[in-house]
The RNA shown here (c-di-GMP-I riboswitch aptamer) has 95 nucleotides and comes from Paenibacillus sp. MAHUQ-63. Rfam family: c-di-GMP-I riboswitch aptamer. Rfam's curators write: GEMM was predicted in a large-scale screen for bacterial structured RNA regulatory elements. The coordinates come from a structure-prediction model, not an experiment, and the mean pLDDT is 81.
RNA sequence: GAUUGAUAAAGGCAAAUCAUUGGAAACAAUGAGACGCAAAGCCGUGGCCUAAGGCAUACCAUUUCACUGUAUGCUAUGGUUGACAGGUUACCGGG
Numbered sequence: 001g002a003u004u005g006a007u008a009a010a011g012g013c014a015a016a017u018c019a020u021u022g023g024a025a026a027c028a029a030u031g032a033g034a035c036g037c038a039a040a041g042c043c044g045u046g047g048c049c050u051a052a053g054g055c056a057u058a059c060c061a062u063u064u065c066a067c068u069g070u071a072u073g074c075u076a077u078g079g080u081u082g083a084c085a086g087g088u089u090a091c092c093g094g095g
Base pairs, nucleotide, nucleotide: 003094004093005092012037013036017032018031019030020029021028022027035082041088042087043086045085046084047080048079049078053075054074055073056072057071058070059069
């Protein structure tokens, strides 16, 4: 020191679920809790999830247009790193 996770030690994280809170939702935070994790450390870049707001179309209504309402589609400025890929740093052991 490329690389690697057999064995061992010190420690670390915490899925589902439950409670409370926040949020339009996706989801998140805190506490309880451990299914798992050798990067389940960090970074939302790809991908993925959601669509409040915005835009478009149709319909209802209206003398007409617009607004409002309903439906559908698109859209991240909202999320997700514990499905996966990418970037980056690191403990212990082997080497």